[in-house]
RNA sequence: GGGGAGGUGCCCGAGCGGCCAAAGGGAGUGGACUGUAAAUCCACCGCCGGAAGGCUUCGGAGGUUCAAAUCCUUCCCUCCCCA
Numbered sequence: 001g002g003g004g005a006g007g008u009g010c011c012c013g014a015g016c017g018g019c020c021a022a023a024g025g026g027a028g029u030g031g032a033c034u035g036u037a038a039a040u041c042c043a044c045c046g047c048c049g050g051a052a053g054g055c056u057u058c059g060g061a062g063g064u065u066c067a068a069a070u071c072c073u074u075c076c077c078u079c080c081c082c083a
Base pairs, nucleotide, nucleotide: 001082002081003080004079005078006077007076010026011025012024018066028044029043030042031041032040046055047054048053059075060074061073062072063071
């Protein structure tokens, strides 16, 4: 340099334009159990709120759309193959 795959919550990862604050697992918090711990089980687990609801978010910046993690443009970064 050419071709391909990818970047999502604290971590790993799923995610057909609307049903998405976003499956699942881990970690974490609270509880049950236990002599203690581990294991196991239950609940919670972005922010505000008693709730209803609201707000912000998917690498950065723009754009399309009534509506974007998802589509388009352009940057940045990672991995694989070829040269």
Record summary: A computed fold for an 83-nucleotide RNA from an Acidobacteriota bacterium, annotated as transfer RNA. Rfam family: tRNA. It is annotated as a transfer RNA. The sequence was found in a public genome assembly. The coordinates come from a structure-prediction model, not an experiment, and the mean pLDDT is 83.